This is a predicted structure of a 72-nucleotide RNA (transfer RNA) from Vicugna pacos.
Order: sequence, then C1' cells, then structure tokens
RNA sequence: GGAGGUAUAGUUCAGUGGUAGAGUGCGCGCUUAGCACGCACAAGGUCCUGGGUUCAAUCCCCAGUAACUCCA
Repeated sequence: GGAGGUAUAGUUCAGUGGUAGAGUGCGCGCUUAGCACGCACAAGGUCCUGGGUUCAAUCCCCAGUAACUCCA
C1' cells in the first nucleotide's frame, strides 16, 4: 500500500426491512440455621459515527473510525 470479514445490554453472542433477544453477571424475592445450588422477578441498549434509499433501516447502499486477519 491492497483485500476481507467484525462493531448490538457490564460481558459473550443471536437476530431480522415493521418499535431487539438469549446465556452469564449485577439487584430483589423464595428456598436454607447460614452459604452455595435451584426457582421466580426486575433493571440495564442513541444496535460504532455521518449521510443516502424507503411509508418505515440494527438490517440495504456510500463514506469514515476502531480493533483483527491475510497478501505485498
């Protein structure tokens, strides 16, 4: 210098053009003499940024940023 995929909850990751979920963690309750495990509930998201297409974009298109892989 060139190419590629990735970016979504504290964390690891799903997801699909029609108002985003799971595991785990945190909090609360039940259970226990108590803890752990288990069960139940709740909170937590400008879906990396900016623009475009669309009635409607996390999703499609363009540009940028970040970290990563490959080639030279």
Record summary:
The sequence is in RNAcentral, with records from Rfam. It matches the Rfam family "tRNA". The family's RNA type in Rfam is transfer RNA.